The RNA shown here (small-subunit ribosomal RNA) has 1457 nucleotides and comes from a metagenome. Its Rfam family is "Bacterial small subunit ribosomal RNA". Gene Ontology terms of the family: ribosome and structural constituent of ribosome. The sequence is in RNAcentral, with records from SILVA. The coordinates come from a structure-prediction model, not an experiment, and the mean pLDDT is 84.
């Protein structure tokens, strides 16, 4: 310090997620030692048991025990002393500390800094005093009550308990005269006490400034309330309380209300600012079962005190009593979860005491727990046969791995034994024989957890097969998973490791430091203006802000720095720094504020002038639409893509004249004008607002912005009353359509118009708040002005508006750019992922519609902006192609052939599926082929390699038997491998056997190679360097011409290059040359015949050359490339044809050509054989053949080709047969022989018919091939003679030697060709042209598509689940108001009952107590509200779900923008 995730890719915005640190943690797996810490976060839930506050005999009386003395009736008694030894009582001090908890509390509670009107036991200092008396009462004793707790009465007694008197320096009150007020002794000799007063210290009480959570969907609150006076009360100020008087007080700087919460030092995190938090330790506060109350006391409204009420628990004799662990342990309960009913007062501290001492669950220690932090160990060295085993493997090896074993060592920790500090200053040690030290033995007792797709360090095999599962995010898993599970290996940390939860960080993702608002979320519709914020120049004063110094404070601990102590560290101790704050004070005076003076540039006023759809009211005008009346006139009009509804013979439309009425104002008209915005458009008048230009006079900062507030505010809508021509929601009809509640058409009501009143919203947009200043220019236009000149005007300049382009700068980019989205300042509004949702609830406004304010649950990992490359468009432009058009011939109809689908079947093997499957794989299924079916057989196998044994009797042929055959059995004939070391020794062959293996046309073409199809022989596809862009990318390759072509030329931030195009290759067309056999024959000879001699001129053959290049001329074009025409030429602009197929697309085709990974079968999914099937047949489709006839059929005649093939072959001639063919047989391994006959043609005939067309089908008889033609071959002859008379919608091929037509050859092949591959013969028509259909190329445009339009995507309905709103009501919590009741208690009144201390004249009085009354008041009750939560029949929308239904709304002009 960042990373992952939106996209095909990019930049940005923006959320989600991760890596870090921390924890009072919990859970899972694992677990050796020690040190230091920590340990109910939940039920302030309930508690058994024990302990946690006592002490003082030197305050007091009495009793008991012990000891001594005396007496004794030996029972004991008396006296004294003693130990305070014992428990109880009176009395003193303590119990208000220490310890616990965080319920309540949003508060002077806490923090910080101040203040004055106060109190303070014990302690310290000082001054003064401590005199004289009195009356009681517990204990004890007696008599009672009660179950108990406890309690009543009588009598006795002491005190440092209680009371009076005296005294009073100082103290208190005072109307300043005066008045009032104290004490306690103990003991034995020195202290401890006591009383009054002053001061201190300590502790406490009160008041104030500032700081201290969220909500405005809480906006008003308050009646002792705010203040005053008198009084009361308190330690003390004060409405703290009371009477009277006044009407105030708080609040937008957030009162009141609601929710939540103990506060702080600190802690965690962070660079910091901050954010979160408030365990342990420390300070403060509050509380002690719940609520109320006071008493005592220096101090409490009191955790282990009291009274009352309530709930709960316990005891009970039922009458009545007792209790309060949020002290330490402990129990139950709750919970994911948190310890021992331990030891000691040895230390530190506290209470009491003169002290000894006692008490102390404070404290110090020990126990439990890996809860955390820190430290140590589980061994070290050597050790390659790189052991074994495991895992992987290309089978070679690699890895685990110096790891182990082995060898040599060591002993920390733990163990055993011994010794043994310090905490303890003289004594005293719970811990504890602890820490430490020494010795002994032995590697001995001691390693796990998580992860390994990316983020993120670390990879392989097997299993599984969208299953099981994983997952923090992205995402893995559908048969080759580094992502699931296991193993091997590796990485990380380590007595721990992971997971979960929470906090901060990363997150600049609430932005003070430190963000934004044209299009991503975000500028209020506009203006005026209140509070507030901010504010021109100059001068004087002040010093509030500000700055500097000083002082006080900012507790300690903690953090930081530094030093020291435990072996180190954690931990602990000392010192320092820091504590950014608050207060006081001294100074400074630039800036801001405040007070005063002055100024004119901001602002305003005044004068002059012109511009304008600025506003309001009244009046006027013409054109047009519609309607009405009348005329002319006749059959249609209207409307549409086409129609119809509609109007019209009752006279429409059209046309002419007249009239009525309402609404709107053509041309001018303009990125022209005015207005704050909404908005404003005929003319005139009246009233009226604002802006602008010029002028200089006046005022003298009067200014800017603006939360709330107020006003204005399109259209639609609402209310009342008018008006109503046009247009036109709703509605009706007609069309369209699958439907059409739409688009189109005919009608048509609200409304549209006016007046008055509401509404208050719009894509109210420049999607851009207002104001001010500054920052290059150029060109228009509107209003006004100035100057100059060449003066009907032109040019230049100034101010204010309104536009275009464009630097700097800004921006994610697009773009903005003096009218900023630039640079700054001031103020306001608004935003913080998408959906849910601008919705619900609540409030406000409204007649309503609705507006405004405005959430949450839940759900997703995206949603989004700009730009890029593609693809696509029922977008555009340019261009090409038998793409259309123009033509010729077909298919689709018939019969047959062939392939396919379907069906059938035991099987009808399999594959191919739009173009680009379907006469395709198949260049040829009777057996074979053959992969399919039925049956019968074989199991190391039909085939390969290795091993063992045997034989060298192995191979070939023939016939016999069984069998369907494979096969099995037996027989005959022929022949007898090679080498040799002479050994069955070696090789080969055959037989038998064993196991490794063979074998598979079994699966996966979506694991693959190779090959192929297709776009497409379309003209494209890219790269290097440079340049531009943040980037994806662009440029080049675009543009203007041209071409068949990214072909070439020109231009250009590009310059070059590669794969394609073209050319190079082959055939063909012309010529030359070379060579003439098997070819040829002009001339010579010869023959039936180029047959022969001869020749090689010609044809031809096949080698080598030549030729064509827009080369020449003219025109055109840009002086180019090229195009058009012409000449010459065999051929002319690529001469014709072929081969040749760029980057890529289609998970295109093929595992059944071959090869091959993986999976599967192994007496079978392998192998063999016989028979059957692939040839089936209601049907549908593709491709063909033959036809329907006269451009023909039939007969006769008989001329002219070329490619090819031939020895298991082609087969002549001759003979036979009507013929297929047969017999015989020459020649030929071929320019020699054979196939070989070419056919269309010519002549004759038929004369338009189901025919002399057509030949299917069927019968009979044959031929050939073959082991074999039944299923199931081809051919021949005779006979038979279907359908069919030119083919619906639709559709195919072809641009010249082409289509059409005619025959010939070949491959495969025993036989079988209408198919396929070739060959030649005859030989056309048409193309105006590119609007349209299809396909393609380039440029451009839009896009919400990128699996790329066969895309994306919306809503209803149906089903399931989830959260939520409404809801008659119902249940509970909380709170307010009014009233009733009133416990305990204090206060006040009364007090005729009772009454020790004092007074007394002895009668009584003073004083006190009980009782009674009153006010206040907790709990409780009644009634009425507020608020929150739970449940709720039914109901509303929302979200999410697998491949549901209906449509097709959006994205392209999305087919109606």
């Nucleotide at each position: 310090g960042g990373a992952g995730u939106u996209u095909g890719a990019u930049c940005c915005u923006g959320g989600c997620u991760c890596a870090g640190a921390a924890c009072g943690a919990a859970c899972g797996c694992u677990g050796g030692c020690g040190g230091c810490a920590g340990g109910c976060u939940u039920a302030a839930c309930a508690c058994a048991u024990g302990c946690a506050a006592g002490u003082c005999g030197a305050a007091c009386g009495a009793a008991g025990c012990u000891u001594c003395a005396c007496c004794u009736u030996c029972g004991g008694g008396u006296g004294a002393a003693u130990g305070a030894c014992u428990g109880a009582g009176u009395g003193g001090c303590g119990c208000a500390c220490g310890g616990g908890u965080g319920a309540g509390u949003a508060a002077c509670g806490c923090g910080u800094g101040g203040g004055g009107a106060c109190c303070u036991g014990c302690c310290c200092u000082u001054c003064a005093g401590u005199a004289c008396g009195g009356a009681a009462u517990a204990a004890c004793u007696c008599c009672g009550g009660g179950a108990a707790a406890c309690u009543g009465g009588g009598a006795c007694u002491a005190a440092u308990a209680c009371c009076g008197u005296a005294u009073a320096c100082g103290c208190c009150c005072u109307a300043a005269g005066g008045g009032g007020g104290a004490a306690a002794g103990a003991u034995u000799u020195a202290u401890c006490g006591c009383u009054g007063a002053a001061g201190g210290a300590u502790g406490g009480a009160c008041c104030c400034g500032c700081g201290u959570c969220u909500g405005a969907u809480u906006a008003g609150u308050u009646u002792g309330u705010u203040g005053g006076u008198g009084g009361g009360g308190u330690a003390a100020u004060g409405g703290c309380c009371u009477a009277c008087c006044a009407a105030g007080a708080c609040u937008a700087c957030g009162a009141u209300c609601a929710g939540u919460a103990g506060c702080u030092g600190g802690u965690u995190u962070g660079a910091g600012a901050g954010a979160a938090u408030g365990a342990u330790c420390a300070g403060c506060c509050a509380c002690a079962c719940u609520g109320g109350g006071a008493c005592u006391g220096a101090g409490a409204c009191a955790c282990g005190g009291c009274c009352c009420a309530g709930a709960c628990u316990c005891c009970u004799a039922c009458g009545g009593g007792a209790g309060g662990c949020a002290g330490c342990a402990g129990u139950g309960g709750g919970g994911a979860a948190u310890c021992u009913u331990g030891g000691a007062c040895a230390a530190u501290g506290g209470g009491g005491g003169a002290a000894a001492c006692c008490c102390u669950g404070a404290u110090c220690c020990g126990g439990c727990c890996a809860u955390g932090c820190c430290g140590c160990g589980u061994g070290a060295g050597u050790g390659a046969a790189g052991a074994a085993g495991g895992c992987c493997c290309u089978a070679g090896g690699g890895u685990u791995g110096u790891a182990a074993a082995g060898c040599u060592c060591u002993u920390u920790c733990a163990a055993u034994a011994g010794u043994g500090a310090g905490g303890a200053u003289a004594a005293u040690g719970a811990c504890a024989g602890u820490a430490g030290c020494u010795a002994u033995a032995g590697a001995a007792g001691a390693a796990g957890c998580c992860c390994c797709g990316g983020c993120u360090a670390a990879c392989u095999u097997c299993g599984u097969g969208c299953c099981a599962g994983c997952a923090g995010c992205c995402g893995c898993g559908g048969u080759a998973a580094u992502a699931c599970g296991a193993a091997g290996g590796g990485g990380g940390c380590g007595a721990g490791c992971g997971u979960u939860g929470u906090u901060c960080g990363g997150a600049a993702u609430u932005a003070c430091u430190g963000g934004g608002c044209g299009u991503a979320a975000a500028g209020a519709g506009u203006a005026c203006g209140u509070a507030g914020g901010c504010g021109g120049a100059u001068u004087g004063g002040u010093c509030a802000g500000u700055u500097a110094g000083a002082a006080g404070u900012g507790a300690a601990a903690g953090c930081c720095u530094u030093g020291g102590g435990c072996u180190u560290a954690a931990c602990c101790c000392g010192a320092g720094a820091a504590u950014u704050g608050c207060u006081u004070u001294u100074a400074a005076u630039a800036c801001u504020g405040c007070c005063g003076g002055u100024c004119u540039u901001g602002a305003a006023u005044c004068c002059u002038g012109g511009a304008g759809a600025g506003g309001a009211u009244a009046g006027g005008g013409g054109a047009a639409u519609u309607c009405c009346c009348a005329g002319u006139g006749u059959a249609g009009a209207g409307g549409u893509g086409a129609a119809a509804u509609u109007c019209g013979u009752a006279g429409a439309u059209a046309u002419u004249g007249g009239g009525a009425g309402g609404a709107a104002c053509a041309c001018c008209a303009g990125u022209g004008g005015c207005g704050u915005a909404g908005g404003c458009g005929c003319c005139u008048a009246u009233c009226u607002g604002g802006a602008c230009a010029g002028g200089u006079a006046u005022u003298g900062a009067c200014g800017c912005u603006g939360a709330g507030g107020u006003a204005c505010g399109a259209a639609a809508g609402c209310g009342u009353g008018g008006g109503g021509a046009u247009c036109a929601a709703a509605c009706a009809g007609g069309a369209u359509u699958a439907g059409a509640u739409a688009c189109c058409c005919u009608g048509g009501u609200a409304g549209u118009c006016c007046a008055c009143g509401c509404c208050g919203u719009a894509a109210a947009c420049g999607a851009u708040g207002u104001g001010u200043g500054c920052u290059a220019g150029c060109c228009g236009u509107c209003a006004g002005g100035a100057a100059a000149c060449u003066u009907a005007g032109u040019u230049u300049c100034c101010u204010g508006g309104u536009g275009g382009c464009g630097c700097c700068g800004c921006u994610a980019a697009c773009g903005c750019a003096u009218u900023a989205a630039g640079c700054a300042c001031a103020c306001c509004g608004c935003c913080u992922g998408g959906g849910g949702a601008g919705u619900a609830c609540g409030g406000u406004c409204g007649c309503a519609a609705g507006a405004u304010u405005a959430a949450a649950a839940c759900u997703c990992a995206a949603a989004g902006g700009a730009a890029u490359u593609g693809a696509c468009g029922g977008g555009g432009g340019c261009c090409c192609g038998c793409a259309c058009a123009a033509g010729c011939g077909g298919u689709g109809g018939a019969g047959c052939a062939u392939g396919u689908g379907g069906u059938u079947u035991a099987a009808u093997u399999c594959g191919a599926a739009g173009c680009a499957a379907c006469g395709c794989g198949c260049a040829g299924a009777a057996c074979c082929u053959u992969a399919c079916c039925a049956g019968c057989c074989c199991u190391u196998g039909a085939c390969a390699u290795c091993c063992c044994g045997g034989u060298u009797u192995g191979g070939a042929g023939g016939a016999u038997c069984a069998g369907a055959g494979a096969u099995g059995a037996a027989c005959c004939u022929c022949u007898u491998c090679a080498g040799u070391u002479c050994g069955g020794c070696u090789g080969g062959a055959c037989c038998g056997g064993u196991g490794a293996c063979a074998g598979g046309u079994g699966c996966u073409g979506c694991a693959u190679g190779g090959c192929u199809g297709u776009c497409g022989u379309c003209a494209g596809c890219u790269c290097g360097u440079g340049u531009c862009g943040u980037g994806a990318g662009a440029u080049g390759u675009u543009c203007g011409g041209u071409u068949a072509a990214g072909u070439c030329c020109g231009g250009c931030a590009a310059c070059g290059a590669g794969c394609g195009c073209a050319a190079c290759c082959c055939c063909u067309u012309u010529u030359g040359u070379u060579a003439g056999u098997u070819g040829c024959c002009a001339g010579c000879a010869u023959u039936c015949a180029g047959u022969u001699g001869g020749g090689c001129a010609c044809u031809c053959u096949a080698g080598c050359a030549a030729u064509a290049c827009u080369g020449c001329c003219g025109g055109u074009g840009a002086c180019a490339a090229g195009c058009c025409g012409g000449a010459g030429g065999a051929a002319g602009g690529c001469g014709g044809g072929g081969a040749u197929g760029a980057c890529g697309u289609c998970a295109a085709g093929u595992c059944c050509u071959c090869a091959u990974g993986g999976c599967c079968c192994u007496u079978a999914c392998g192998g063999g054989c016989u028979g059957g099937g692939c040839u089936a047949c209601a049907c549908a489709c593709g491709u063909g053949c033959u036809a329907c006839a006269a451009u023909g059929g039939c007969g006769u005649c008989g001329a002219c080709a070329g490619u090819g093939g031939g020895c298991u072959g082609c087969g002549a001639c001759c003979u036979c047969g009507c013929g297929a063919g047969a017999g015989u047989a020459a020649g030929c391994a071929a320019a020699u022989c054979c196939c070989c006959a070419a056919a269309a043609g010519a002549c004759g005939u038929c004369u338009c018919a189901g025919u002399u067309c057509g030949g299917a089908u069927u019968g009979c008889a044959c031929u050939c091939u073959g082991c074999a033609a039944c299923u199931c071959g081809a051919g021949u002859g005779c006979a038979u003679g279907a359908a069919g008379u030119c083919g619906g919608a639709a559709u195919c091929g072809c641009u010249a030697g082409u289509a059409a037509u005619c025959g010939c050859u070949g491959a495969u092949c025993a036989g079988c060709a209408u198919g396929c591959a070739g060959c030649g013969g005859u030989g056309a028509a048409u193309a105006c042209g590119u609007u349209c259909c299809c396909g393609g190329g380039c440029c451009u445009u839009g896009u919400a598509c990128a699996c790329a339009c066969c895309g994306c995507c919306c809503g209803u309905c149906a089903c399931a689940c989830c959260a939520u709103g409404g809801g008659a009501g119902u249940u509970g919590g909380u709170u307010u108001u009014a009233c009733c009741u009133u416990a305990a208690g204090c206060u006040g009144g009364u007090g005729c009952g009772c009454u020790a201390a004092c007074c007394u004249u002895c009668g009584g009085g003073a004083g006190g107590c009980a009782g009674c009354c009153a006010a206040c008041c907790a709990c409780g009750g009644u009634a009425a509200g507020g608020u929150c939560a739970g449940c709720g029949a039914c109901u509303g929308g929302g979200g999410u779900g697998a491949a549901g239904u209906c449509g097709a709304a959006a994205c392209a002009a999305g087919g109606u923008a």